[in-house]
Context: one part of a larger RNA
RNA sequence: GGAUGAACGCUGGCGGCGUGCCUAACACAUGCAAGUCGAACGGGCUGGCGCUUAGCGGAAGCCUGCUGGAGGUGGCGAUCACGAGAAAUCGUGAGAGCUGCUGAAGGCAGGUGGAAGCUACUAGCCGGCCAGUGGCGAACGGGUGCGUAACACGUGGGUGACCUGCCCCAAAGUGGGGGAUAACUAUCCGAAAGGAUAGCUAAUACCGCAUGUGGUUCCACAUUCGUUUGUGGAACUAAAGGAGCAAUCCGCUUUGGGAGGGGCCCGCGGCCCAUCAGCUAGUUGGUAGGGUAAUGGCCUACCAAGGCGAUGACGGGUAGCUGGUCUGAGAGGACGAUCAGCCACACUGGCACUGAGACACGGGCCAGACUCCUACGGGAGGCAGCAGUGAGGAAUAUUGCGCAAUGGGCGAAAGCCUGACGCAGCAACGCCGCGUGGGCGACGAAGGUCUUCGGAUCGUAAAGCCCUUUUCUAGAGGACGAGGUAGGACGGUACUCUAGGAAUAAGUCUCGGCUAACUACGUGCCAGCAGCCGCGGUAAAACGUAGGAGGCGAGCGUUAUCC
Numbered sequence: 001g002g003a004u005g006a007a008c009g010c011u012g013g014c015g016g017c018g019u020g021c022c023u024a025a026c027a028c029a030u031g032c033a034a035g036u037c038g039a040a041c042g043g044g045c046u047g048g049c050g051c052u053u054a055g056c057g058g059a060a061g062c063c064u065g066c067u068g069g070a071g072g073u074g075g076c077g078a079u080c081a082c083g084a085g086a087a088a089u090c091g092u093g094a095g096a097g098c099u100g101c102u103g104a105a106g107g108c109a110g111g112u113g114g115a116a117g118c119u120a121c122u123a124g125c126c127g128g129c130c131a132g133u134g135g136c137g138a139a140c141g142g143g144u145g146c147g148u149a150a151c152a153c154g155u156g157g158g159u160g161a162c163c164u165g166c167c168c169c170a171a172a173g174u175g176g177g178g179g180a181u182a183a184c185u186a187u188c189c190g191a192a193a194g195g196a197u198a199g200c201u202a203a204u205a206c207c208g209c210a211u212g213u214g215g216u217u218c219c220a221c222a223u224u225c226g227u228u229u230g231u232g233g234a235a236c237u238a239a240a241g242g243a244g245c246a247a248u249c250c251g252c253u254u255u256g257g258g259a260g261g262g263g264c265c266c267g268c269g270g271c272c273c274a275u276c277a278g279c280u281a282g283u284u285g286g287u288a289g290g291g292u293a294a295u296g297g298c299c300u301a302c303c304a305a306g307g308c309g310a311u312g313a314c315g316g317g318u319a320g321c322u323g324g325u326c327u328g329a330g331a332g333g334a335c336g337a338u339c340a341g342c343c344a345c346a347c348u349g350g351c352a353c354u355g356a357g358a359c360a361c362g363g364g365c366c367a368g369a370c371u372c373c374u375a376c377g378g379g380a381g382g383c384a385g386c387a388g389u390g391a392g393g394a395a396u397a398u399u400g401c402g403c404a405a406u407g408g409g410c411g412a413a414a415g416c417c418u419g420a421c422g423c424a425g426c427a428a429c430g431c432c433g434c435g436u437g438g439g440c441g442a443c444g445a446a447g448g449u450c451u452u453c454g455g456a457u458c459g460u461a462a463a464g465c466c467c468u469u470u471u472c473u474a475g476a477g478g479a480c481g482a483g484g485u486a487g488g489a490c491g492g493u494a495c496u497c498u499a500g501g502a503a504u505a506a507g508u509c510u511c512g513g514c515u516a517a518c519u520a521c522g523u524g525c526c527a528g529c530a531g532c533c534g535c536g537g538u539a540a541a542a543c544g545u546a547g548g549a550g551g552c553g554a555g556c557g558u559u560a561u562c563c
Stems, first nucleotide, its partner, number of pairs: 001563004006559005013434006019427002021392001026390003030387003035136003040133002043130007053120004061112007071102006079094006143345003153269007162262003167258008175209001177207002184199006214237009241250003271317003278308003283305008320342004324335004347368005370381004398424001400423003406420001407418004437467004447458004472500006481490001507552005512533003518547005528535002
């Protein structure tokens, strides 16, 4: 001088593009991160539309008769009260009791009437939700760097020693049967997680049979250096249906080839320590067998006694490797964040199952540590996914929006899912760009500082005058990204126009030499500075302050690390 995933101090206007737990692979509350298919299948619940005939059944209502007797209205009327009269008696009112007519509700019986419901036949169609069987996916994508010094990685080969779902091309087929089981129903156990028994049922789930273009194994012949290839024979070996009125489409089975992907083997290459010098019994090789998709001590039995090593075995330490990144004229040195390829891991250790593919981050089993629930019998869990919390630390962000784009899974499709991804938020963490104004302006104003008291300097700097509007503020318009119909999270964002007004915007480090930049005062080996040399003990250009000056500038310094 350059560099950084940086941190710290002071300061801080904007934009674009990037980057952001380097420490505890420490522990994690909460939400989301892998589903999808009803055009494989049977159910449960539910919405809309439609719904024939017959039988059983016999509700309400209505009619008639009988009963019923609330209530209404008359007659006779003992007796009593009042009034009139001399009295008999008369008038008015009340009234026990007897009695005529009328007659509501209700009840019973008969008739009529035909609702609900049940049974059988017919005729269902279009959806929605929910689990379940089944298929595909979940082995991708995303994270981290613990382990690993190794065929892990890089590079170049080999596989006559191999596998390959989905995709592409081609050939041949897809016939006919069977038995179950979840869901569901019933009963039961358990606090829960979950489970037991019995019964019913479907399929592109499962199992025989047939066929055998083909394929596999064996045998024979030919071919090849070889386990290759060809021909013939024997045995074995396939399948599934769905949608549509149909045409047809989507599937399924077997085989050959391809593409892409993967397994295994080999040569070479890349850390430190020799104060690690000897290491090794499945060890090294052979034969036979097992196992695998496949070679092989990969494993087993037997046989032989080998194998490795100063060209560094074995042991110890450290470490993911690479494309690359930083630096350097280069050679080299250091590093391996982001992005991309490969590897390893998924609480720790081990194991297998399923599958084309795993010994499987958000699958299973066992053991361990830890956390949580519990009815104490028993259960549940795994952020090194995205956010977020605690802890650790000098230190590292939002519990945001959207599937609009790109990509992925499923589906015939519509579509659903996607913390991949696209965006937004936070942070001068980095790089790049822009701005904080421009011109004129001397009496060199005021003021500060210095002064030899004459002056010098800050300084055209300010004021003032004239401009401009990048930014800023307000208003208006407003995308591309979306190809061919719709669909834009970002976003009323970018961008454009109009108006306003110098308005909203400068710091930081240094000034003894290295090293650009000097005076005054204070201090007095004190306080302090310092990268090295070194300053400070009374005129300090080295400490502190002020004025001035120099450097860089939305940054400037310091610290750490690398060249």